[in-house]
A computed fold for a 338-nucleotide part of an RNA from a Planctomycetota bacterium, annotated as large-subunit ribosomal RNA, domain IV. The coordinates come from a structure-prediction model, not an experiment, and the mean pLDDT is 86. The source organism's lineage runs through Bacteria, Pseudomonadati and Planctomycetota. The sequence was found in a public genome assembly. Rfam family: Bacterial large subunit ribosomal RNA. Gene Ontology terms of the family: ribosome and structural constituent of ribosome.
Context: one part of a larger RNA
RNA sequence: CCCUCGUUAAGGAACUCGGCAAAAUCACUCCGUAACUUCGGGAGAAGGAGUGCCCCGAAUUUAUUCGGGGCCGCAGUGAAAAGGCCUGGGCGACUGUUUACUAAAAACACAAGUCUCUGCUAAGAUUUAUAAUCAACGUAUAGAGACUGACGCGUGCUCGAUGCCAGAACGUUAAGGGGAUGGGUUAGUGUCCGAAAGGAUGCGAAGCUCAGAACCGAAGCGCUGGUGAAUGGCGGCUCUAACUAUGAGAGUCCUAAGGUAGCGAAGUUCCUUGUCAGAUAAUUACUGACGUGCAUGAAUCGCGUAACGACUUAGGUACUGUCUCAACGAGGGACUCG
Numbered sequence: 001c002c003c004u005c006g007u008u009a010a011g012g013a014a015c016u017c018g019g020c021a022a023a024a025u026c027a028c029u030c031c032g033u034a035a036c037u038u039c040g041g042g043a044g045a046a047g048g049a050g051u052g053c054c055c056c057g058a059a060u061u062u063a064u065u066c067g068g069g070g071c072c073g074c075a076g077u078g079a080a081a082a083g084g085c086c087u088g089g090g091c092g093a094c095u096g097u098u099u100a101c102u103a104a105a106a107a108c109a110c111a112a113g114u115c116u117c118u119g120c121u122a123a124g125a126u127u128u129a130u131a132a133u134c135a136a137c138g139u140a141u142a143g144a145g146a147c148u149g150a151c152g153c154g155u156g157c158u159c160g161a162u163g164c165c166a167g168a169a170c171g172u173u174a175a176g177g178g179g180a181u182g183g184g185u186u187a188g189u190g191u192c193c194g195a196a197a198g199g200a201u202g203c204g205a206a207g208c209u210c211a212g213a214a215c216c217g218a219a220g221c222g223c224u225g226g227u228g229a230a231u232g233g234c235g236g237c238u239c240u241a242a243c244u245a246u247g248a249g250a251g252u253c254c255u256a257a258g259g260u261a262g263c264g265a266a267g268u269u270c271c272u273u274g275u276c277a278g279a280u281a282a283u284u285a286c287u288g289a290c291g292u293g294c295a296u297g298a299a300u301c302g303c304g305u306a307a308c309g310a311c312u313u314a315g316g317u318a319c320u321g322u323c324u325c326a327a328c329g330a331g332g333g334a335c336u337c338g
Stems, first nucleotide, its partner, number of pairs: 001333008010324002014322001019319001027051005036041001038150001052071009072076001084317007091309002096108002112148007124134003151304004156234003161231002163227005170222003176216002181211005188203006235253005262296001263293001274290005
């Protein structure tokens, strides 16, 4: 010096990002117990008192309980083991689950709510895509998919875009059908030159073959509607009341429609340590308000909410070597000698 412990004057969080760590509380009996509340809780709330041994009496469930008196110690759950508590805010209702080996959470799940699909050889899923199996030995109070996430009060406007659903008149539209017409080939044949052989130049049947118009032709798309607990979206400028300020109101432009109820410097607020109030001697933190919401907002749910939480944030009480400020002791190392 390091590790693991023990004790400590006075102070008592001044330490620190933060009471991290440590201390304190602790068992049993009795008394007593608030706000709030879903009436179950909260609650072991909080806060108090007692506990040993001996004698006597009483009660009985015979093993304890109650009453009276006495005795000892610093100390009687005499050692060990055994909640610290209270208050405000956020988030998530809750018990639960999770990153085996840096994250346990506000993440996941959850009961519950809503929407969509599915009438049974069900939808959906597995599968060389066939058989078969699961769904299910179930049958719409069932099964599957998606989102939200107890409960309470609510869940506004927008169908122009994207998606989905429905419709079938018209437009567009593939393979395929169809085969007008044209090209190639040539038995034959016309004309010209030539005495002939032959040459040149045309036409051209059948067959074979190449190209191929009109016309017919589904879904889809266009089109017509619907649909928001589908993906999403939810404005700007100017003026205006008899001080000033503000703007109930007016005008205008744009839009599918211009953010309703709520909440709000928020886990969302840049400016920002916003402003006011509370708490402190003093607070960029915290709480309550305000609203000028850079860039809140309603099942990507909005706002509340008792209970719950190894969650997070702020304050208080108790307690302490966390600190002022360090000291001493014990054990084990390191180190020195052997």